The RNA shown here (Glycine riboswitch aptamer) has 86 nucleotides and comes from uncultured Celeribacter sp.
[in-house]
RNA sequence: UAGCUUAUAUUGGGAGAAGGGUUCGCCCCUGCCGAAGGAGCAACCGCCCCGGUAAACUCUCAGGCCCAAAGGACCAGUAUAAGAUU
Repeated sequence: UAGCUUAUAUUGGGAGAAGGGUUCGCCCCUGCCGAAGGAGCAACCGCCCCGGUAAACUCUCAGGCCCAAAGGACCAGUAUAAGAUU
């Protein structure tokens, strides 16, 4: 110095899911969705009663469900910082 990893910020992309009622407020009833968050488990490991430990899997507590808006895991770009390696 280039690249790599992590964190933060920012830019772009970014899915799914209803009907009825209605005092027109996602307010009510039932139903539905999973990609904020949350929870659960395998192999494996251990000090083997038990415990540790994953997810985009599962559950739907939360959140969401015409369009739109908001949110949105994840992917890519940029910037900054730290770390490891060369």
The prediction has a mean pLDDT of 81.